[in-house]
c-di-GMP-I riboswitch aptamer from a soil metagenome, 81 nucleotides, folded computationally. The sequence is in RNAcentral, with records from MGnify. The prediction has a mean pLDDT of 87. Rfam family: c-di-GMP-I riboswitch aptamer. Rfam's curators write: GEMM was predicted in a large-scale screen for bacterial structured RNA regulatory elements. Genes associated with GEMM are involved in a diverse array of functions, including chemotaxis regulation, signal transduction, secretion and chitin.

RNA sequence: AAAGGGCAAACCCGUCGAAAGACGGCGACGCAAAGCUACGGGCCUUCGGCCUAACCGGCCGGUGGCCGCCGAGCUGCCGAA
Numbered sequence: 001a002a003a004g005g006g007c008a009a010a011c012c013c014g015u016c017g018a019a020a021g022a023c024g025g026c027g028a029c030g031c032a033a034a035g036c037u038a039c040g041g042g043c044c045u046u047c048g049g050c051c052u053a054a055c056c057g058g059c060c061g062g063u064g065g066c067c068g069c070c071g072a073g074c075u076g077c078c079g080a081a
Base pairs, nucleotide, nucleotide: 006031007030012025013024014023015022016021029068035074036073037072039071040070041069042066043065044064046062047061048060049059050058051057
C1' cells in the first nucleotide's frame, strides 16, 4: 500500500440527573488511538462570595461534567513490494 476489522457526531426515542451531562436504542458527521487516566490548560454546570442600585456580565472558591477542545502520561490492531 492493500485487505479485514474497530469506534460513532448531530437529529429522534427511552432511562437517570437540579443542570451540565451520562447510559441504552436508532443513525453516520467524522476518527489511526474518537482506546484508557481529569495530571496541566480550556470549556460547560451549579452553589457561595465579591464587583454592580439592580440585572446582564466578570472574577475568586467549592460541586458535578466534557479525553470527539489542546497538551501530557499509559496501553495498543493490520502493515505487501